[in-house]
RNA sequence: CAAGUAGGACAAAUAAUCGCGGCUGUUAUAGAUGACUUCCGCUUUGCGGAACAUCAUUAACAGGUGAGGAAAGUCCGGGCUUCACAGGGCAGGAUGCCGGAUAACGUCCGGUGGAGGCGACUCCAAGGCCAGUGCAACAGAAAUAAACCGCCACAACAAGUCAAGCUCGGCUAAUGCCGAGUCUUGUGGUAAGGGUGGAAAGGCAGCUUAAGAGACUACCGCCUGCACGGUAACGGGCAGGGCACAUGUAAACCCCAUCCGAAGCAAGACCAAACAGAAAGCGUUAAAACCGGCCCGGUGAGCUUUCAGGUGGGUCGCUGGAUGCUGCCGGUAACGGCAGUACUAGAUAGAUGAUUAUUCACGACAUAACCCGGCUUAUCGUUCUGCUUGAUUC
RNA sequence: CGGCGAUUAGCGCAGCCCGGUAGCGCAUCUGGUUUGGGACCAGAGGGUCGCAGGUUCGAACCCUGCAUCGCCGACCA
Repeated sequence: CAAGUAGGACAAAUAAUCGCGGCUGUUAUAGAUGACUUCCGCUUUGCGGAACAUCAUUAACAGGUGAGGAAAGUCCGGGCUUCACAGGGCAGGAUGCCGGAUAACGUCCGGUGGAGGCGACUCCAAGGCCAGUGCAACAGAAAUAAACCGCCACAACAAGUCAAGCUCGGCUAAUGCCGAGUCUUGUGGUAAGGGUGGAAAGGCAGCUUAAGAGACUACCGCCUGCACGGUAACGGGCAGGGCACAUGUAAACCCCAUCCGAAGCAAGACCAAACAGAAAGCGUUAAAACCGGCCCGGUGAGCUUUCAGGUGGGUCGCUGGAUGCUGCCGGUAACGGCAGUACUAGAUAGAUGAUUAUUCACGACAUAACCCGGCUUAUCGUUCUGCUUGAUUC
Repeated sequence: CGGCGAUUAGCGCAGCCCGGUAGCGCAUCUGGUUUGGGACCAGAGGGUCGCAGGUUCGAACCCUGCAUCGCCGACCA
C1' cells in the first nucleotide's frame, strides 16, 4: 500500500427568524374555598359585599427543555397492575452439547464436537430413531426387506432354430409399425460386480474359495469395558466384540430432562356528570359464578346474554431507572462490587417543523404512547482500534 | 396502542392437522345444439400455492424471518 476480518463511535454542520408540546417564573383575568384577620352595609351572638390568603382557568411575556440506533416487527424475557396473593393433578406450551452470567430469557460469555476458510475468523434447533409407533412417493428384482441380470456347482432336454418375450434405434398425435441384437429349463450356493434410488445390509486392501462372503487378517469406522486428564461436554490410550434389534426421518407422533397461572396501561385506582328500563337463560346447599381446557380443593348469592338508554370530562398510573459515563477492585469473559459524576419528552387526534444565508462528503432507514433486557428486520455514508494474508522498501 | 386471523387460477373457496399427482364452482376459450342468442351437452387452457431462508431424498403443508389485507378491544347501568 492492497485485500480481508472482528469490535466500537457518529447519523450533515453553523447562525438568524417564525411556529408547536410540557415545565418554571411574572403580570392580568372569569371563578371556588376560607377556622382565624381587617373594613362596609343590613341588622343582631347571623347574613351579604370588598380586601387579603390558598387553589385553579384562560391569555400575554420571559427563561430553559423536547425522539431513535433501530423509537419498527411485536418474536422472546422481566417489572408493574387486576383476577383467591394464585394451591394440587392432568392436559397444553416452550427450551434442548457442557459450564457460567443474569431480575429473567429462546439472550450473552467461555469451552466441547462438527462444517467452511491459506489465515485472522465465521456458522451450527448440536438430547434420544440398539423405549415404542408411523412414513420412505417415483424408479428398482428387492425399501428394512432381498437372488432381476451376472458368477459358480449339479441335473435334465438336447445341441440353443422359428415365434413370443426383453433391450436398443427409427417412424407415428396415439394404439402401434419397421429394423438390429439377445434368449434352453430346473435345483442349490453366492451380496464381489451391474443397474435403480437420497438411502441396498460397515469401508478398503489381502488371504481363502467351485464362485464368493468379517468366514479369516491388517488399518479405519462402530459398539462394550477399564483406568487416566478435565467441574462437565469430551479427549487421547489400552483391552475386547467380528458387527447382532444394524438405513434415514423426532423443524413425524413420541420418550427423557428443565421451565411456565391468566390477561394486559383500552391493565387498573379515584372524582364528577347523565341515563337508569325490557326480555331470555342459568342458579340459591346434588349449587351458578369467581377460575382463563378438565378434575380436585377454596370462597358462596347472585350471574350471563340480547335490545334499548346515558357519558365519552378530569386526576393518578407516567417516567429517576435491574439508568448512562469515568476510575479502582474481583473475574479469561459475560458480569459483579465500591466511589465519583450526569440525567426536566410525557402527549391524548396526539408536539421536533418551515424559511433564509454559508459550507461540505449533498444527507439513508425511519418518528416516543407504561417502562426495561434482548433478538430480528431496514439503513446514504463518515471515522477509530485490534488482528490476518499478500506485495514493495529499509 | 394492544390482541387475533387470513394470503392457493380472473373471482369465491377446498387441500395443510398426519409431507410425495394441486383440485371444486363461477368466469374464459373451442366444438355441438339453435334461424340467431341465452340455457344445455362435450372438451381445453390458465398456478413461481404472498416473498425469502432452513429441515427433509422430497415442502402449498413443518420451522424461522419479512410483506400485504382484514377483524376485535372505552366507561356507566